The prediction has a mean pLDDT of 81. The RNA shown here (c-di-GMP-I riboswitch aptamer) has 88 nucleotides and comes from Fictibacillus gelatini DSM 15865. Taxonomically the source falls in Fictibacillus gelatini (Bacteria, Bacillota, Fictibacillaceae, Fictibacillus). Of the family's consensus pairs, 90% are formed in the model. Rfam family: c-di-GMP-I riboswitch aptamer. About the family: GEMM was predicted in a large-scale screen for bacterial structured RNA regulatory elements.

[in-house]
């Protein structure tokens, strides 16, 4: 330092569903149960993907509707950056 994660130990994360606030315009985020999974289910919205659509825009003109990310999703795929234990 590089590979590779059958076993094994110590610890980590937490799907879906239930809960009850909370913040949000919504997506979505949190809390407290739960545990489906994960060897990077850590970090970082950089590429691509998806999700909303206040506020704008543009058409209609009580209403509607497209469009647009400056919102969001890392447990969607790549890709930065580092880290645990174990063999070799």
């Nucleotide at each position: 330092u590089c590979u590779a994660g059958c076993a094994a130990a110590a610890g980590g994360c937490a799907a879906a569903c239930a809960u009850g606030g909370c913040u949000g315009a919504a997506a979505a985020g949190c809390g407290u149960g739960g545990g489906c999974g994960c060897a990077a289910a850590a970090u970082c919205a950089c590429a691509g993907g998806u999700c909303u659509a206040a506020a704008g825009a543009u058409u209609a003109c009580a209403u509607a509707a497209u469009c647009u990310a400056u919102g969001a999703c890392g447990g969607c795929u790549g890709g930065u950056u580092u880290a645990c234990c174990u063999a070799g």